A computed fold for a 77-nucleotide RNA, annotated as c-di-GMP-I riboswitch aptamer. It was read from a public genome assembly, where an Rfam model found it. The prediction has a mean pLDDT of 89.
RNA sequence: UCACGAUAAUGGCAAACCAUCGGAAACGAUGGGACGCAAAGCUAUAGGGCCUUUAAAAUGGCAGCCUAGCCACCGAA
Numbered sequence: 001u002c003a004c005g006a007u008a009a010u011g012g013c014a015a016a017c018c019a020u021c022g023g024a025a026a027c028g029a030u031g032g033g034a035c036g037c038a039a040a041g042c043u044a045u046a047g048g049g050c051c052u053u054u055a056a057a058a059u060g061g062c063a064g065c066c067u068a069g070c071c072a073c074c075g076a077a
Stems, first nucleotide, its partner, number of pairs: 004075002012037002017032006035064001041070003046067003049062003
């Protein structure tokens, strides 16, 4: 350095649900709250997939579905 990921250390994120606000909806923001997460960090203008709306579609949404790209803390085996 790469790979790997421990009943290690220091920290981090925050599902459901609740409140307020935004949105037609999916869903998002903030606060509370923790089911979980070793990338649950970023990219939806990387590919697939899913959700909403629709006559059919997405030019709407999901990165806490998989893969990919970029970047990152620690160091037992």